RNAcentral holds the sequence, with entries from MGnify. Predicted 3D model of a 176-nucleotide RNA (Lysine riboswitch aptamer) from uncultured Eubacterium sp. Its mean pLDDT, the model's own confidence on a scale to 100, is 81. Taxonomically the source falls in Eubacterium (Bacteria, Bacillota, Clostridia, Eubacteriaceae).
Formats: sequence, structure tokens, C1' cells
RNA sequence: AAGUAGAGGCGCGGCGAUCAUGAGUCGCAUGCCGGAGGCACUGACAGCCGUUGAGGGUAUGUAAAAGGGAAAGCCGCCGAAGUGAUCUUGCUCUGUCAGGGCGGGAUUGCUGGGUCUGCAGUGAACAGCUGCAGGACUGUCACCGGAAUGGGAUCAGAUCCGGUGGAGUGCUACUU
Repeated sequence: AAGUAGAGGCGCGGCGAUCAUGAGUCGCAUGCCGGAGGCACUGACAGCCGUUGAGGGUAUGUAAAAGGGAAAGCCGCCGAAGUGAUCUUGCUCUGUCAGGGCGGGAUUGCUGGGUCUGCAGUGAACAGCUGCAGGACUGUCACCGGAAUGGGAUCAGAUCCGGUGGAGUGCUACUU
């Protein structure tokens, strides 16, 4: 230098019968009010609907779903994974174009890990997720000090304790 195998722990990610929330909400039907606009997240163009009454409001009836969450269990793992940027690609509710949003892939940067608190974003949400900042904890390596041990001292390695610091492109073991 290369390869293989491992460790950190409420460890990471995926699937998940079922359950709650979403929500008596969106939508649909009817009646009434109202009176000119409406059809996508936004804009432009086009097309379509609308005084035979649009959008909106209200009453009654009917009445969801998705994302996100919990979950027995199963699967893949330890840059597990998350996230920023660039490129590319799919979807985006009438069509085209552009932007934005959501998802996949490639390259590259950052983050050791979980947790708590605060702020911001997202979200129906006080859930969850993401980012930033801070706190203690934890694993790992380096350095310093100490305890005990080696007949004694110097000294030294494994063990333990304490302190400081670094980062996973790290650490440990084995093989070539």
C1' cells in the first nucleotide's frame, strides 16, 4: 500500500398485516345567498366552462385519500445513513413552455454516534423529518498525569482511573 473480517448502541435504513390521526376535512348532490369570472403551486400562450348563473358563502345529506406516525415480525447493514451543490431523468390533475415542488441516478463537499434544549424550515399537527447553535453522555485514537504489576530502582507494555485534543478517507484484528 492492497484485501478480508469486525466494534460503537434506545445504532442506521427498508418492507410491514393492522391501528390512530388526517376528518366529519377535500370532493359529490340538493336548496338558498351572491353576481363575473373560473379551470395547475406560479406566470405566459392556447383551449374549454360560465348570466341556461362562475369563483365564493351557507344549510342539509353523503363522504374519502395521500404524505407523515405507531406497530408484531422480516430484510439489508456500521458513511450504516443524512444533507448541500452541479449534471441528468420521471411526475406535477385541460395542453405547451418556463419557474417552483416531489422522486430516481451520477459526481463531489460536510456530518463518529444517539439524546436533550433553543431557533428556522416542512407538515393538519403540540407528531415526525431536516438544518444551525449549544449542553451533558458515549465509542475510538493521540498526548499528559496517576494507581497497581514486573526481586529493587530507572523504564516499559497490557489493565484501570483522571485530564486535554482530533475525526469515520477514522479505529481494531488478520493476510499478502